[in-house]
RNA sequence: GAAGUCGGCCAGACCGCCGCUGGUACAGGGCCUGAAAGGGCGUACUGGAGGAAGGUCCGGACUGCACAGGGCAGCGUAGGAGGUAACACCUCUCCACCGCGAGGUGAGGAUCAGAGCAACAGAGACGAGUCUGGGCGGGCAAAGCCCGCCCAGGGUGAAACGGGCAAUCUCUACGCGCAGCAACACCAAAUAGGCACACAUUGACCUGGCCCGGGGAGUGUGCGGGUAGGUGGCACCGAGCCGUUCUGGCGACAGGCGGCCCAGAGGAAUGGCGGUCACAGCUCAGCGUCGCGAGACACGGGGCUGCACAGAAUCCGGCCUAUCGGUCGACUUCACAC
Numbered sequence: 001g002a003a004g005u006c007g008g009c010c011a012g013a014c015c016g017c018c019g020c021u022g023g024u025a026c027a028g029g030g031c032c033u034g035a036a037a038g039g040g041c042g043u044a045c046u047g048g049a050g051g052a053a054g055g056u057c058c059g060g061a062c063u064g065c066a067c068a069g070g071g072c073a074g075c076g077u078a079g080g081a082g083g084u085a086a087c088a089c090c091u092c093u094c095c096a097c098c099g100c101g102a103g104g105u106g107a108g109g110a111u112c113a114g115a116g117c118a119a120c121a122g123a124g125a126c127g128a129g130u131c132u133g134g135g136c137g138g139g140c141a142a143a144g145c146c147c148g149c150c151c152a153g154g155g156u157g158a159a160a161c162g163g164g165c166a167a168u169c170u171c172u173a174c175g176c177g178c179a180g181c182a183a184c185a186c187c188a189a190a191u192a193g194g195c196a197c198a199c200a201u202u203g204a205c206c207u208g209g210c211c212c213g214g215g216g217a218g219u220g221u222g223c224g225g226g227u228a229g230g231u232g233g234c235a236c237c238g239a240g241c242c243g244u245u246c247u248g249g250c251g252a253c254a255g256g257c258g259g260c261c262c263a264g265a266g267g268a269a270u271g272g273c274g275g276u277c278a279c280a281g282c283u284c285a286g287c288g289u290c291g292c293g294a295g296a297c298a299c300g301g302g303g304c305u306g307c308a309c310a311g312a313a314u315c316c317g318g319c320c321u322a323u324c325g326g327u328c329g330a331c332u333u334c335a336c337a338c
Base pairs, nucleotide, nucleotide: 001334002333003332004331005330006329007328008327009326010325012277013276014275015274016273017272018271020048021047022046023045024044025043026042030041031040032039033038050309054320055319057318058317059316060315061314062180063179064178065177074176075175076174077173078172079093080092081091082090083089094108095106096105097104098103109171110170114169115168116165117164131153132152133151134150135149136148137147138146139145140144184232185231186230187229194223195222196221197220198219199218205215206214207213240260241259242258243257244256246255247254248253279306280305281304282303283302284301286299288297289296290295
């Protein structure tokens, strides 16, 4: 210098103006909405997307079902040891395969329990027997054909009675109860059912307050369940986040020490505009260096364009998938120089 392997990080920065949304403080007075419960409206300060928030594939927390205990079925996992709340994740390691190598990949238990499967070729493919040649014996009148036994042999094919496949069923060991935040808990209309009580053809009740008149078979009160609607669950002192020239361990990880409190709506906020700078690409003219030259290289400047994948929805740990570009570290192979 070239080509690679593995791992980490960033995901434009700053300023101004205008907005959206959570929290806290103040105000607690008013207004809007609603039957109510409840929700909204002000000012100040402050928080406000990701490495995948994605797919919803795996594992948990949490909640209900009898505080989910046993068996069957079903589903899943599979070398060994470890990590973890748990896992199908992660780490170390053995073996097999790929790579010159750094490294990468692996559904890697069992085929003397049983069943099933094996393209093409080949006479024959997992039940056994069978192709060619020869010998012996037997049957038929027979060149010959058939039956039984024995010997030898080539070819096909991944594999020819010796095995293979468990990513076919199966067996073994281990794990999993089922459903999921639209879980679940609480508050709670209208209407229509339900229950109880009271009054009712000896007229309750309606007809504007009373009387007449008219209508008239149910009327009133209370209770209870469910629905609409609302609140909590739900933004968390936690399997929490960050740092560490600390300790143990090869490592995953665990512990110690220090610091921090870090989005949270509910048709769903996290945005828009302008400016400066940075980055990338294209282009314009210029200057410098090298070169006889065509041209090459570097420098600063102007203009235009671009800046990916993608948007939290109960929370967390993983896996997988998507991703313009930039950057850092370790290592490998080759070439050259010393």

Model confidence (mean pLDDT): 76 of 100. The RNA shown here (Bacterial RNase P class A) has 338 nucleotides and comes from a Burkholderiales bacterium. The sequence is in RNAcentral, with records from ENA. It is recorded under the gene name rnpB. It matches the Rfam family "Bacterial RNase P class A". Rfam links the family to the GO terms ribonuclease P activity, dimeric ribonuclease P complex and tRNA processing. By type it is a ribozyme.